[in-house]
């Protein structure tokens, strides 16, 4: 710091995604150690058990047992006593503490938290400090005790006792109160004085004997000291209350509020205060968000980020709330109290049924709930907290441990050496490569873990002795403060950390990923199947995307995924965006709060800037140091710390106030110029309509037509009349208005701009959230009013239909008046103000200048064109979309959807406001190059006309679909497959079928082991491959032997069998894995590149433009210059000529010679063969055109303007064609998907199509007669001449390796005759038979020849196809395949022609251009209804939750308040000697009331949930219907209205131009 993702490609918009980092996490896979943290986020669900607060005997009264032991008894069972036990336990009365510490996050949007401040409105136990005091009396009562009740919890009744329990009295400061004086404060008040009035206490502890007593080693009183009490100032620390400021979403919550807002009075607290009550008043809150819904504990902080801002508040720390769930008080300094009470409810639990008892959101733990979160551990050793003089006691705070990779941190699982590199994996092009120095193995170390052995720090303290010292005393007890020494005792964690030693690489490595983005590729499996995916996407037979392997990345005891937050994300924009066409300006205007506001002056100091000082706890982050071996953690120190207050200053700038000013705003006066707005009247032209008159047969209407009008007189035409609506020409790109919008003329009423000269006023301005008012057309209501035009309707056409374009008729409307509606593409798709930034130019209104014009300046208004800027671009440019300021509306991916609820408006129709569940990866803007258009312009082509011939009709052939078949082997399939691959299927071919064989193989290399030389040739069995058998034949090289030659033995080359190993072989699949080779746009004129230059870019531009040509051919301009590949030229070949050559050609002229003939001498002239030449280039003329290119027309010439014909096929499409030509990668088959072999098929036939054959006839058939060719082919060959057969052919065999010789006769033609329009003397299919010829062999399935038979056909529907000149058409010859087979291909030549106006229109093409919603590119794309199915929503009788309100009943606890005949020990007062009574004062119980929770009873709000049916809505590889939109999309589109229609939609109205 970016990245993939919309296009063919670009810019740009814009969403969506991914990389980061982060976590109290969960899963999945895997896990060796230890450190430091951390751990129910869900049910604030419910909980068993144990424990979490007690403690004081130095406040008080009581006061055990068990067990032990003495002594006595004793029926040996025990009994009883008396001592330890023990003043122990208990438990009470009473004091502190239980309001801390721990817990949790339900509730709470709040003075609840954070900050800042205040309290002149307040409290405070326990500490601390100062001062002062502790006098004097009473009375009761738990416990105990008896009794009683109760299952139990408990409980009454009566008796006994104490106190630091409780009451009285006394006495008191510097306390309280009043009342006074006086300082003091703005101030409610504060301090001081002084007078009055009022109000405490409790005693335990040790010690001592100086006076005093006594029942005298000594104890009391006293003394002393400690402590505790009480009253008082004050500290500290804590804590009530109040205030400023900040603190989450919804306006689809807009109005809210009765103690409500103040006030008097009074009650209440520790305190103010409507906090509570009674009166009174009638106010308080609120777009700066009242109220109401939702959702949250706040917070320092932590995550993220550059920041700024955004999410967060678990763990620590601060406050705050709760403590089963609701009220409620009491106690007390403090509580409405988590392990206190009372009461109500739900739960749970005992129960004797009568009634009880309970509250883990303390530790740990269990259920249960969940994706999920720990041990019912050990200790007070440390710290910290309750009591206590202490000792101690308690203490699930806390310290520790234990579970959990749940997170950070460290460490480890070895280290060094080791091969051109082991084995085995994977690949492989079969060479090899890689896993890999990895491993083995040498040679080391030695953490951790495990054994062993030693072993801490955390402890300060307390107790006991002792010194020295201070206070207190009478005192050197004794107490006490303070300082030293010594001993003892104290550790949960722990035999831990630590160190040492043993022993030995031994025990210790995974997860993920590898197409891009993103770092990491290869077999192989699979076959749109299983599957992957975080976005784009992958998978339909080679997958680097799916499983798996190998290998490779990455991170590592951990990886991965999920989920969630922040980041990218400038995609809510304060830092830091937008609104013309990409989401975005409100249809105008007036104005209301509010925001923002001009020039000089002064004051003030609110904002603003400066200093200082308070605060901004701590921890935390940053730095610096330090401590555990380092690191995480941790400990000291600093720094920061935006923000708050408070004093002081500063005064530019805002801002308050004030004084002024004129430029901004605004008045006065004066001028003209306008479809500006209302009102009322006039007017003329045209439709229609009535009346007449003139006419007659047709009108009208349309692509062509109908319906429809007319003989009952239309239509035309003339006259005259009614009515109604709208104003022709001017008129314009004009003009006036805010908009919408105005348009004949005449008055009336009236707003506004604009000029012009002064002159006043003196900042009075802009802009506007709400309000308000106006708003085309449509369309509501009422009432008029209706010529014409016309939704809807009715016909009449077109159409497959035509609910439509066209036509005919028509009503609502369209006018007008009053009232609604409030909407548009209500658009400059551009808000509105003001200032500032080149110009040109046109055009409305005024002014000046000038007599007047031109013309020049000027102000105001409307256009166009362009500078700088601006923009994604198109484009904007003084009328800004440039630069700036101010204020308002608006936008934040597409769809759903401007739809649903809710609420407001309206009469409706609807309209404003304005969602959300799904669901998609895009929806878009502008441009860019194609393509394409029933878009335009130029242009070409047998395209199309014009023409000649033909296919589509017949029968045959031939190909091909289908069908059949045992196989009809395979391929080509629009054009561009179909007489194609086949230029030769009877067997072969052959690939298919049936059958018979065969297995190293028909074929190729190489090895191994036997055999044999090769080779030839016979037999038998077979349908044949094939198997059997026989025979001839023994070579060549080396070595041995017997040996003249010879022979024999052994080896070894070649070739042969035979086993066997590697291999062969495949016309089996894949032309969507290839190469070659084609074929088709298309012989169309294109298609590109360097460099430059224009653009942000695609790209342009060159190549476009003005000629011009067949041509991007050439010329000419031109930000292009140049270039290649195409075109053409250069190659064959035909046409003139020339040369060179003359056999086999050729024969003019000579000779010879024939029936005839170049037969022959001889000749090469011609003709011809076949080599080089030349020849044509718009050179010439004329004319046209830019003087160019070029054209035209001419001459000459065998040919002219490219002479005619061929070869040649740019970039490039079309996954075109081809694995069956060849080659080739992959897969597949190997006793068969290889091979040999016979016999069938490839020749099938109900059909359908291609492409040709012959025809249908007389320019023609049939029979004779007779011309004239070109190019080719021929030695397993062509094959004369002659002979035979009607013939095909046979017999011959000359002569030719061919300009010789043969195939060969060329036909059409000419020429003679017949035939006379007849299914024929046209036609020639089919059958019938005879025959020939080729092959081993013509059954299936050959070609011909002859007899005989003669079909169907009389010129072809729609449609459709060739050809522009030596072309069609007609005619007939060769060739190649080939043994035989041609109507097919592939050539030759003969005869030999019509037409072309012309480019409207069909096709196919080229250039420019323009539109595009296409880019697999119109065979595109795309719409809407209906059918399936899935999904989420809305609506709905009701049905059922939650929240809440509003009036009324009941009304428990419990305060308070009244009353209180009943009860009461203390004090007063009477009576009594007393005991004890009786009054009082004072409590108290009950009782009544106020106020109240929970519950009723009624009606209401809000918000879920579900609902028969129900409405769209989204989404879904191949459904229906149609064709609306994209190209003029074939009726240009859209916008709003209405109206209709199966649907997309038409139709009227107005409106926009996108």
């Nucleotide at each position: 710091a970016g990245g993939g993702u919309u296009u063919g490609a670009u810019c740009c918009u814009g969403g969506c995604u991914c990389a980061g980092g982060g976590c109290g996490a969960a899963c999945g896979c895997u896990g060796g150690c230890g450190g430091c943290g951390u751990g129910c986020c869900u049910a604030a669900c419910a909980c068993a058990u144990g424990c979490a607060a007690g403690u004081c005997g130095a406040g008080g009264g009581g006061g055990a047992a068990a067990g032990g032991g003495g002594c006595g008894c004793u029926u040996c069972g025990g009994c009883g006593u008396c001592c330890c036990g023990a003043g122990u336990a208990c438990a009470c009365c009473g004091g502190c503490a239980g309001a801390c510490g721990g817990g949790u996050g339900a509730g709470u949007a709040a003075c609840g938290c954070g900050u800042g401040g205040g309290u002149a409105a307040c409290c405070u136990a326990c500490c601390u400090u100062g001062g002062g005091g502790u006098c004097u009396g009473g009375g009761a009562u738990a416990a105990c005790c008896a009794c009683c009740c109760g299952a139990a919890a408990g409980g009454g009744u009566g008796g006994c006792u104490a106190a630091u329990a409780c009451c009285g009295g006394a006495u008191a400061c510097g306390c309280u109160c009043c009342u006074u004086g006086u300082g003091c404060g703005c101030g409610a008040g504060c301090g001081c004085a002084a007078g009055g009035a009022g109000g405490a206490a409790a005693g335990g502890g040790u010690g001592c004997c100086u006076c005093u007593g006594c029942a005298c080693a000594g104890c009391a009183a006293g003394c002393a000291c400690c402590u505790g009490c009480c009253c008082u100032a004050a500290g500290a620390g804590g804590g009530g209350c109040c205030c400023g400021c900040g603190u989450c979403c919804c306006a689809u919550c807009a109005g809210c509020u009765a103690g409500u807002u103040g006030g008097u009075g009074g009650g209440g607290u520790a305190a103010c205060g409507g906090c509570c009550c009674a009166c009174c008043a009638a106010g308080g809150c609120u777009a700066c968000g009242a109220c109401g819904g939702g959702u949250a504990g706040c917070c320092g902080g932590c995550c993220u980020g550059a920041g700024a801002g955004g999410g967060u508040g678990g763990u620590c720390g601060g406050c705050c709330a709760c403590a089963c769930u609701g009220g409620c008080a009491c106690u007390g300094a403090g509580a409405c109290a988590c392990g206190g009470g009372c009461c109500a409810g739900a739960c749970u639990c005992c129960u004797a049924c009568g009634g009880g008892a309970g509250g883990c959101a303390g530790c740990a733990g269990u259920g249960g709930g969940g994706a999920a979160u720990c041990u019912u551990g050990g200790g007070c050793a440390a710290u910290g907290g309750g009591c206590g003089c202490g000792a101690g006691c308690c203490u699930g705070a806390c310290c520790c441990a234990g579970c959990g990779a749940c997170g950070c941190c460290g460490c480890g699982u070895g280290g060094g050496g080791g091969a051109a590199g082991a084995a085995g994996g994977c690949c492989u092009u079969c060479g090899g490569g890689u896993c890999g120095u990895a491993a083995a193995c040498c040679c080391c170390u030695g953490u951790c873990a495990g054994g062993g052995a030693g072993g801490a720090a955390g402890a300060a303290g307390c107790u006991c002795c002792u010194g020295c010292u201070g206070g207190u005393u009478a005192a050197g007890a004794g107490c006490u403060g303070g300082u030293g020494g010594g001993a003892g005792c104290u550790g949960a964690c722990g035999g831990u950390a630590c160190u040492c030693c043993c022993g030995g690489a031994g025990g210790a490595a995974g997860c993920c990923a590898c197409g891009g983005c993103u770092a990491a590729c290869u077999c192989c499996g699979u076959g749109c199947c299983a599957g992957c995916a975080g976005c784009c996407g992958c998978g339909g037979u080679a997958a680097u995307a799916c499983g798996g392997a190998g290998g490779u990345g990455g991170c590592g005891a951990g990886c991965g995924u999920u989920g969630c937050c922040c980041g990218g994300a400038a995609u809510c924009a304060c830092u830091g965006g937008g609104c013309g066409u990409a989401a975005a300006g409100g249809g105008g205007g007036c104005g209301u709060a509010g925001g923002c506001g001009g020039c000089c002056g002064g004051a003030c100091a609110a904002g603003u800037c400066g200093g200082a000082c308070g605060u901004g706890a701590a921890a935390g982050c940053c730095c610096g140091g330090g401590g555990c071996u380092c690191a995480a953690c941790c400990c000291c120190g600093g720094a920061a710390u935006g923000g708050c207050g408070u004093c002081c200053g500063a005064g530019a700038c805002u801002g308050u106030c004030u004084g002024g000013c004129u430029u901004g705003a605004g008045g006065c006066c004066c001028g003209g110029a306008g479809a500006g707005g209302c009102c009322g009247g006039c007017g003329g032209a045209a439709u229609u309509c009535c009346c007449g008159g003139u006419g007659u047969a047709g009108g009208g209407g349309u692509g062509a037509a109908a319906u429809c009008c007319g003989u009952a007189g239309a239509u035309a035409u003339c006259g005259g009349g009614a009515g109604g609506a709208a104003c022709a020409c001017c008129g314009g790109u004009g003009g006036c208005g805010a908009a919408g919008g105005c348009g004949g003329c005449c008055g009336g009423c009236u707003g506004g701009a604009c000029g012009g000269c002064g002159c006043c006023u003196g900042a009075c301005g802009c802009u506007g959230a709400g309000g308000c008012c106006c708003g085309a057309a449509a369309g509501c209501g009422u009432g008029g009013g209706g010529a014409g035009c016309a939704a809807a309707c009715c016909g009449g056409a077109u159409u497959a239909g035509a609910u439509a374009c066209c036509c005919g008729g028509g009503u609502a409307g369209u006018c007008c008046a009053c009232g609604c509606c409030g909407u548009a593409a209500a658009c400059g798709a551009u808000g509105g103000g003001u200032g500032c930034u080149a110009g040109g130019u046109g055009u409305g209104g005024g002014g000046g200048g000038u007599u007047a014009a031109a013309c020049c300046c000027u102000c105001c208004g409307u256009g166009c064109c362009g500078a700088a800027g601006c923009u994604a671009a198109c484009g904007c440019a003084u009328u800004a979309a440039g630069c700036a300021c101010c204020c308002c509306g608006c936008c934040u991916g597409g769809g759903g959807a401007g739809u649903a609820c809710g609420g407001c408006c309206g009469c409706a129709a609807g309209g404003c406001u304005g969602a959300a569940a799904c669901u998609c990866a895009a929806a878009g803007g502008a441009a860019u190059u194609g393509a394409c258009g029933g878009g335009g312009g130029c242009c070409c082509g047998c395209a199309c006309a014009a023409g000649c011939g033909g296919u589509g009709g017949a029968g045959c052939a031939c190909g091909u679909g289908g069908u059949u078949u045992a196989a009809u082997u395979c391929g080509a399939u629009g054009c561009a497959a179909a007489g194609c691959g086949a230029a030769g299927a009877a067997c072969c071919u052959u690939a298919c079928c049936c059958g018979g064989g065969u297995u190293u193989g028909a074929c190729a290399u190489g090895c191994u082991a036997g055999g044999g030389a090769a080779u030839c040739c016979c037999c038998c069995a077979g349908a044949g491959a094939u198997g059997g058998g026989g025979g001839a034949g023994u070579g060549c090289c080396c070595g041995g032997g017997c040996u003249u030659a010879g022979c024999c033995c052994g080896g070894g080359a070649g070739c042969c069998c035979u086993a066997g190993c590697a291999c062969a072989g495949g016309u089996g699949c894949u032309g969507c894995a290839u190469g070659g080779c084609u074929g088709u746009c298309g012989u169309c004129a294109g298609c590109u590149c360097g460099u430059g230059u224009c653009g942000u870019g695609a790209g342009a531009u060159g190549u476009u433009g003005g000629g011009u040509u067949a041509a991007g051919u050439c010329c000419c301009g031109c930000a292009a210059c140049g270039a290649g590949c195409g075109c053409a030229a250069c190659c064959c070949u035909c046409g003139c000529c020339g040369c060179u050559a003359g056999u086999u050609g050729c024969c003019a002229g000579c000779g010879g010679g024939u029936g005839a003939a170049g037969c022959u001498g001889g000749g090469c002239a011609c003709u011809c063969u076949a080599g080089c030449g030349g020849g044509a280039c718009u050179g010439c003329c004329g004319g046209g055109g830019a003087c160019a290119a070029c054209c035209c027309g001419g001459a000459g010439g065998a040919a002219g303007g490219g002479g005619g014909g061929g070869a040649u096929g740019a970039c490039g499409u079309c996954a075109a064609g081809u694995c069956a030509u060849c080659a080739u990668g992959g897969c597949c088959c190997u006793u068969a998907u290889g091979c040999c072999c016979g016999g069938g098929g490839c020749u099938a036939c109900a059909c359908a199509c291609g492409u040709g054959c012959u025809a249908c006839a007389a320019u023609g058939g049939g029979c004779g007669g007779u011309a004239c060719a070109g190019a080719g082919g021929g030695u397993u060959g062509c094959g004369a001449a002659c002979c035979c057969g009607c013939a095909a052919g046979g017999g011959g065999g000359a002569g030719c390796u061919a300009a010789u010789c043969c195939c060969a006769g060329a036909a059409a033609g000419c020429u003679g005759u017949c035939c006379u329009c007849a299914g024929u003397u046209c036609g020639g299919a089919u059958c019938g038979g005879g025959g020939u010829c080729u092959g081993c062999a013509a059954c299936u399935c050959g070609a011909c020849c002859c007899c005989g038979u003669g079909a169907a056909g009389u010129c072809g529907g729609a449609a459709u196809c060739g050809c522009u000149a030596g072309u069609a058409a007609c005619g007939g010859c060769g060739g190649a395949u080939c043994a035989g087979c041609a109507u097919g291909c592939c050539g030759c030549c003969g005869u030999g022609a019509a037409u072309a106006c012309g480019u409207u229109c069909c096709c196919g093409g080229g250039c420019c251009u323009u539109g595009u919603a296409c880019a697999c590119a119109c065979c595109g794309c795309c719409c809407g209804u209906c059918a399936c199915a899935c999904c989420a929503c809305g609506g709905a009788a009701g049905c059922u939750g939650g929240c809440u309100c509003u009036g009324c009943c009941c009304g428990a606890a419990g305060u308070c308040g009244c009353u209180g005949u009943c009860c009461c020990a203390a004090c007063c007062c009477c009576c009594g000697g007393a005991a004890g009574g009786g009054g009082g004062a004072g409590g108290g119980a009950g009782g009544c009331g106020c106020c109240g929770a929970c519950g009723g009873c009624a009606g209401g709000g809000c918000u879920g949930g579900u609902g028969a049916c129900u409405g769209g809505g989204g989404u879904g590889a191949a459904g229906u219907c149609g064709u609306a939109a994209c190209a003029a999309g074939g009726u240009a589109u859209c916008c709003c209205u209405a109206c209709c229609g199966g649907a997309a939609g038409g139709u009227g109205g107005g409106g926009a131009u996108g």

A computed fold for a 1554-nucleotide RNA from a Thermodesulfobacteriales bacterium, annotated as small-subunit ribosomal RNA. Model confidence (mean pLDDT): 87 of 100. The source organism's lineage runs through Bacteria, Pseudomonadati, Thermodesulfobacteriota, Thermodesulfobacteria and Thermodesulfobacteriales.